[in-house]
RNA sequence: GACGUGCUUCAGGGCGACGAGAAUUACGUCGACUGGCGGUAAAGCCCGCGAGCCUUCCCAAAAGGAGGGUAGGAUCUGGUGAAAUUCCAGGGCCAACGGUAAAGUCCGGAUAGAAGAAGGCCUUU
Numbered sequence: 001g002a003c004g005u006g007c008u009u010c011a012g013g014g015c016g017a018c019g020a021g022a023a024u025u026a027c028g029u030c031g032a033c034u035g036g037c038g039g040u041a042a043a044g045c046c047c048g049c050g051a052g053c054c055u056u057c058c059c060a061a062a063a064g065g066a067g068g069g070u071a072g073g074a075u076c077u078g079g080u081g082a083a084a085u086u087c088c089a090g091g092g093c094c095a096a097c098g099g100u101a102a103a104g105u106c107c108g109g110a111u112a113g114a115a116g117a118a119g120g121c122c123u124u125u
Stems, first nucleotide, its partner, number of pairs: 002123001004122001007119004015031005032105002034095002036049004044093002052070007075091005097108003
């Protein structure tokens, strides 16, 4: 340095004020805040993946395993540059399920799981 098996650790963030109201971090107004993993000129909004949700099959069932769908969630303008929907400037937009007065920011499944990251180990050159 390469290939491979398995192990260990790590691996999701964020709201205030006022109003109305019986009741709201949920509604209305105003002003804020957050952004998993890999790729690529550094990315929530390009490509892909995971999670969540829905669903099919294996299984007597559960656990577990293998698929499919939802991704048809959301970005434009200008500048620099060899190269940027990624940087800089400006303006926008999006955000699972369950609970509850209607929720990206509260509570919960979750002390979970995982894309993956790092580090040992073995083999070989």
Molecule: FMN riboswitch aptamer (RFN element)